[in-house]
């Protein structure tokens, strides 16, 4: 300088919206629960999916511009500020020592 990864395991963390039709249910117009379809997404209760300090999974927002039938849908602030770790096998890079030529 260059590489700083992938797999396994044990154990941990995390989210679950939003929009239509139908059923019940309620304080009766809003709001709960269940089904079924649509949106976006790894994933929208899936024993699945994604992370676990090399940490933007997720958590803190009435925030800013955009899109949308709607949305935490995308984009910024964001290199914020919190946020869960050991170990094992294997790669890649670099050092060091033996060997040989």
């Nucleotide at each position: 300088a260059c590489c700083u990864c992938a797999c396994g395991u044990u154990a941990g963390g995390g989210g679950u919206g939003c929009c239509g039709c139908c059923a019940g249910c309620g304080u009766c117009u809003u709001g709960c629960c269940g089904g079924c379809g649509g949106c976006u997404g790894a994933g929208a209760g899936a024993g699945a999916c994604c992370c676990u300090u090399c940490g933007a999974a997720c958590c803190u927002g009435u925030a800013c511009g955009g899109g949308u039938c709607a949305u935490g849908c995308c984009g910024u602030c964001g290199u914020a500020g919190g946020g869960a770790a050991g170990c094992g096998u294997g790669g890649a890079c670099g050092c060091c020592a033996c060997a040989c030529c």